[in-house]
Context: one part of a larger RNA
RNA sequence: UUGGGCCUAAAGGGUUCGUAGCCGGUUUGGCAAGUUCCUGGUGAAAUCUCUCAGCUAACAAUAAAUGAUAUUCAAUAAAACAACGACGCAAGUUCGAAUGUCGUUUAUUAGCAAUGAGAGGCGUGCUGGGAAUACUGCCGGACUUGGAACCGGGAAAAGUCAGAGGUAUUCGUCGGGUAGGAGUUAAAUCCUUUAAUCCGACGAGGACCAACGGUGGCGAAGGCGUCUGACUGGAACGGGUUCGACGGUGAGGGACGAAAGCGUGGGGAGCAAAUGGGAUUAGAUACCCCAGUAGUCCACGCUGUAAACGAUGUCCGUUUGAUGUUGCAAGUCCUAUAGGGGCCUGCAGUGUCGGAGCGUAGGUGUUAAACGGACCGCCUGGGGAGUACGGCCGCAAGGCUGAAACUU
Repeated sequence: UUGGGCCUAAAGGGUUCGUAGCCGGUUUGGCAAGUUCCUGGUGAAAUCUCUCAGCUAACAAUAAAUGAUAUUCAAUAAAACAACGACGCAAGUUCGAAUGUCGUUUAUUAGCAAUGAGAGGCGUGCUGGGAAUACUGCCGGACUUGGAACCGGGAAAAGUCAGAGGUAUUCGUCGGGUAGGAGUUAAAUCCUUUAAUCCGACGAGGACCAACGGUGGCGAAGGCGUCUGACUGGAACGGGUUCGACGGUGAGGGACGAAAGCGUGGGGAGCAAAUGGGAUUAGAUACCCCAGUAGUCCACGCUGUAAACGAUGUCCGUUUGAUGUUGCAAGUCCUAUAGGGGCCUGCAGUGUCGGAGCGUAGGUGUUAAACGGACCGCCUGGGGAGUACGGCCGCAAGGCUGAAACUU
């Protein structure tokens, strides 16, 4: 995990070809699939928002009515007379009024734990119709700058096969020659009177290819170094003749792929895992020495891994410079006229330095680790573990794929 990364912290596949996929130059006509606009349908319920209803009265607030209660004021035996209080405009009516506290009821507000209705939103989707055509797509036409082919003279340890050669080591034979040689820090094992080491000549055999040789060249990478030939492949430069986007990347897949290792058969000089011996040492399954087998070499198969490294995936475009060097080309000058040399410019490669930028920094810097684009691979703390299990591959060794518990 819709993120951020991969020179050195984890991380670029060993390299390449290529299937699917993804991406794709300039221009023009058509279509209208993607896309955009308009318009209909659909987009269940729950859920969400708003409005209305309904319900509730717990909480909070306001108003009215009313009950209880407290305080204050007024009034209070009966009759008569007179006077007075309260409410009201009044008729009139009744007996109280004011304030506080505590309730009750109703209304409003409030609330929604439980309810109903309406509208809208919501699966920014699916689907029908109409319109637009810039971009993408599809179909058709054209183009040349990408790509490919072709032509030209050059460069190169590019590959495969064949032939030829060179010095050295070792061994053998012959000749010369005599007591040591070899080895080490020092020694010893070891070789040597069956004549070593050393010198000379001849021969055998295997491996290798000094100087030239160069941050020189070639190759996709691994890698490639005596000379000649045959066959095969690639790149650069120049021409601008042909095709006319035929291109880029590339999951799977195919091919190639150092050393070591394995199978079969050769070969075997030197070197040399293993092994034996001598030393060193406390020990010495090492470092040093004397020997020495696989192997190293060849042919045909297999293995398929490396610090397979630029620890830097491939391709395209853009972005100040300086200075070497290799190849090709144009120009110019010199010249011993040679397949010559110098200078300058362009392209392609390969180095160094360095600006902006980038980067934690080291650094990088037109051969980017800068700025953009396309596609692929990969990473996600350390250990367990590149382990176990399973699968696939391999004669085997082992390879590819590749966890978890647990621990920190």